[in-house]
């Protein structure tokens, strides 16, 4: 330098172009003498960034950024 993959909640990951969700973690309540476990509820997202297409984009297209894999070049 080239090709490909990944980027979504604190974390690990889902999500046919049509309401952004789950597990864990957090908070509150129940339970307990108390803690843990268990049960219930709540909160937490500019979907890496900027554009484009579309009635509608996490999803399709383009550029860029970050991480990873492979190939090439190597003085």
């Nucleotide at each position: 330098a080239g090709u490909c993959c990944u980027g979504u909640a604190g974390u690990u990951c889902a999500a046919c172009g049509g309401u952004a969700g789950a597990g864990c973690a957090a908070u509150u309540g129940c339970c307990u003498u108390a803690c843990a476990a268990g049960c219930a509820a709540u909160a937490a997202g500019u979907u890496g960034c900027a554009g484009g297409u579309u009635c509608a984009a996490a999803u399709c297209c383009u550029g860029c950024c970050a991480g990873g894999a492979c190939u090439a070049c190597c003085a």
Transfer RNA from Nostoc piscinale CENA21, 75 nucleotides, folded computationally. Rfam family: tRNA. Rfam classes the family as a transfer RNA. Taxonomically the source falls in Nostoc piscinale (Bacteria, Cyanophyceae, Nostocales, Nostoc). The coordinates come from a structure-prediction model, not an experiment, and the mean pLDDT is 82.